Overview: Predicted 3D model of a 382-nucleotide RNA (Bacterial RNase P class A) from Paracoccus sp. (in: a-proteobacteria). The model forms 94% of the base pairs in the Rfam consensus. It matches the Rfam family "Bacterial RNase P class A". It is annotated as a ribozyme. Taxonomically the source falls in Paracoccus (Bacteria, Pseudomonadota, Alphaproteobacteria, Paracoccaceae). RNAcentral holds the sequence, with entries from ENA. The gene name in the source record is rnpB. Its mean pLDDT, the model's own confidence on a scale to 100, is 76.
RNA sequence: GCGGAGGGCCGGAUGACCGCGGGGCCGAAAGGCCGCGAGGAAAGUCCGGACUCCAUAAGGCGACGGUGCCGGGUAACGCCCGGCGGGGGCAACCCCAGGGAAAGCGCCACAGAGAACAGACCGCCACCCGUCAGGGCGGCAAGGGUGAAACGGUGGGGUAAGAGCCCACCGGGGGGCUGGCAACAGUUCCCGCAUGGCAAGCCCCACCGGGAGCAAUGCCGAAUAGGGACCGCGCGCGGAGCGAUCCGCAGGGCCGCCUUGCCCCAGCAGGUCCGGGUAGGCAGCUGGAUCCGGUCGGCAACGACCGGGCAAGAGGAAUGGUCAUCCAUCCGUGGCCCCACGCCACGGGUGACAGAAUCCGGCUUACAGGCCCUCCGCGCGU
Numbered sequence: 001g002c003g004g005a006g007g008g009c010c011g012g013a014u015g016a017c018c019g020c021g022g023g024g025c026c027g028a029a030a031g032g033c034c035g036c037g038a039g040g041a042a043a044g045u046c047c048g049g050a051c052u053c054c055a056u057a058a059g060g061c062g063a064c065g066g067u068g069c070c071g072g073g074u075a076a077c078g079c080c081c082g083g084c085g086g087g088g089g090c091a092a093c094c095c096c097a098g099g100g101a102a103a104g105c106g107c108c109a110c111a112g113a114g115a116a117c118a119g120a121c122c123g124c125c126a127c128c129c130g131u132c133a134g135g136g137c138g139g140c141a142a143g144g145g146u147g148a149a150a151c152g153g154u155g156g157g158g159u160a161a162g163a164g165c166c167c168a169c170c171g172g173g174g175g176g177c178u179g180g181c182a183a184c185a186g187u188u189c190c191c192g193c194a195u196g197g198c199a200a201g202c203c204c205c206a207c208c209g210g211g212a213g214c215a216a217u218g219c220c221g222a223a224u225a226g227g228g229a230c231c232g233c234g235c236g237c238g239g240a241g242c243g244a245u246c247c248g249c250a251g252g253g254c255c256g257c258c259u260u261g262c263c264c265c266a267g268c269a270g271g272u273c274c275g276g277g278u279a280g281g282c283a284g285c286u287g288g289a290u291c292c293g294g295u296c297g298g299c300a301a302c303g304a305c306c307g308g309g310c311a312a313g314a315g316g317a318a319u320g321g322u323c324a325u326c327c328a329u330c331c332g333u334g335g336c337c338c339c340a341c342g343c344c345a346c347g348g349g350u351g352a353c354a355g356a357a358u359c360c361g362g363c364u365u366a367c368a369g370g371c372c373c374u375c376c377g378c379g380c381g382u
Stems, first nucleotide, its partner, number of pairs: 001378010012326007020037002023034004039353001043364002046362005051213004064209005069083005084098001085096004099204002104202002106198003121144002123140003127136003152170006171193001172191008217283004227274005232268002236249005251265003290309008327351010
């Protein structure tokens, strides 16, 4: 210098004027003054919690859903950190739903002879026949061919040809030993090898899981309408009686139905009081697993301690607009040395994604442009 890998950060600045939402102070009020006012993702609402209400004896079993190598971190997690195993890359580094396939069931397209207690298309070999082209019968699975995958691989011995048939190495299974908390790694002995893949198919195993969500929930609470209690006035229908009253019948209440018995009630544009709900108001509501700096522990995630800070709180929902200067970037023109690069001047354009709604920890997704740190490979110079 070129190419690449990982991580972190910023994401316009300042001022003036007009305006908006909260807060504080002054003022009788009108109003005035001061101060604060979106994000790294406020987003998707995908996980995990705090908080609130509802449900629920404890516990067990089952169903359903989720998670899935090991260890650690955390309030918790499906998140993060460190490791292990597998795969990719020369490397820095990146990727992996990564438990169980000798519990059972199921599936394995196309091609191919054969796809799971397999199989013989081409081929190799022995024997028999032969008109010498070949045919028949048997043995074999080394070679060819198909496929994502063909029932261990390479080499040697062996054989008619072959084959773990035998041997060495590699691979695999089982046991031991060593290291490691563990996943696992290394090593050694035994076993000729014995059972392919898919569990983001059913399933098995282990662990976790009540439901709804701030429009949760609690408090205050009108007007109008409706409900209840008391007071006031009034007392269903028919019959008897001068009358007090009596008899009969019907309705309602006493939690669903039937029988019997007892008691009570009935109407009102009235008055007083009570309680529920609605509109509306207040709380929840922003001080918290908080932020910043330092020291210590830890490889790290993170934790402990000390010091400092307070940073929107609306609620049909404020956080906006205009102008000027600067910054960044792009385009055009001119100049600086003819071009290029670069720099300067002038003019013009552009300033990403997006926007709080109870709060917090994550993940994912979107993002113009720019800055910083560490590392790897190649080339050149010293």